[in-house]
């Protein structure tokens, strides 16, 4: 030092909650409000790889679980120290 962004295919893929309303919009079986949990299937899914195509230096910070609305908890990513 081996840049970077958008999109397409492959692949892997954390995370995937509680309560109410909408409804086709999770399923079973257990807990639990000092709680927001566990097991199985289902569906969702940001990232990550890798591979094409199109452009470029040029600012950057968020992103994700069926909608909303009240919460709890996390994942991935970004930028920063230390080891």
């Nucleotide at each position: 030092c081996c840049u970077u962004a958008u999109u397409g295919c492959a692949g892997u893929a954390a995370c995937u909650g509680a309560c109410g309303a909408c409804a086709c919009a999770u399923g079973u079986g257990g807990a639990a409000g000092u709680a927001a949990c566990c097991a199985c299937a289902a569906g969702g899914g940001a990232g990550c790889u890798g591979u094409a195509a199109u452009g470029a230096a040029u600012a950057a910070a968020g992103c994700c679980g069926g909608u909303c609305g009240u919460c709890u908890g996390g994942g991935c990513g970004a930028a920063g120290a230390a080891a």
ZMP/ZTP riboswitch aptamer (pfl RNA motif) from Guptibacillus algicola, 83 nucleotides, folded computationally. The model forms 100% of the base pairs in the Rfam consensus. Model confidence (mean pLDDT): 75 of 100. Rfam family: ZMP/ZTP riboswitch aptamer (pfl RNA motif). On this family, see Ren et al., Structure 2015: "Global RNA Fold and Molecular Recognition for a pfl Riboswitch Bound to ZMP, a Master Regulator of One-Carbon Metabolism". Its family is annotated with regulation of purine nucleotide biosynthetic process and one-carbon metabolic process in the Gene Ontology. It was read from a public genome assembly, where an Rfam model found it. Lineage of the source: Bacteria > Bacillota > Bacilli > Guptibacillaceae > Guptibacillus.